[in-house]
């Protein structure tokens, strides 16, 4: 200096979606399933006071949640919707958090039923699901590792 082989560490993304107990089913046994209850994370609903004054009977129109996923011009479309172009919002670029730059991507989906503004006790609900070829630079604080 190259290969091979064992041994040790270390070692992914989006989102709130983790983890404990009890019982049941299943196993040789764990892994898994199913029903319940806690604990953490996340949402909704709910008063004084405070905010808004409102919705919607006709002409074209309810209104609201969740989530980064909206708004606004301007075209095109019967209409949902499409394109353009701003302006806002979010995600990743591999120790980890702030920050700056700077490359690459996203703005989807769903949901309640005529009804909800904030909102203390209070209630109620969620704890899925989907991903992978790209691995940038400075500063500042820390943390593992070597020496």
């Nucleotide at each position: 200096g190259u290969u091979u082989u064992c041994g040790c560490c270390c070692c992914g993304c989006c989102g709130a979606g983790u983890u404990c107990c009890c019982g049941g089913g299943g196993u040789c046994g764990u892994u898994c399933c199913c029903g319940g209850g806690g604990a953490g994370c996340g949402g909704g609903g709910g008063a004084c006071c405070c905010a808004c004054g409102u919705c919607c009977g006709u002409g074209u129109u309810g209104g609201g949640g969740c989530u980064c996923a909206u708004c606004c011009a301007c075209g095109c479309c019967u209409u949902u919707g499409c394109g353009u172009g701003g302006a806002g919002g979010c995600g990743c670029g591999a120790c980890u958090c702030u920050u700056u730059c700077u490359g690459c991507g996203c703005c989807a989906g769903c949901c309640c039923g005529u009804c909800a503004g904030c909102u203390a006790a209070c209630c109620c609900c969620g704890u899925a699901g989907g991903c992978c070829g790209a691995c940038g630079a400075g500063a500042g604080a820390g943390a593992a590792g070597u020496c």
Molecule: c-di-AMP riboswitch aptamer (ydaO/yuaA leader)
Organism: Actinomycetota bacterium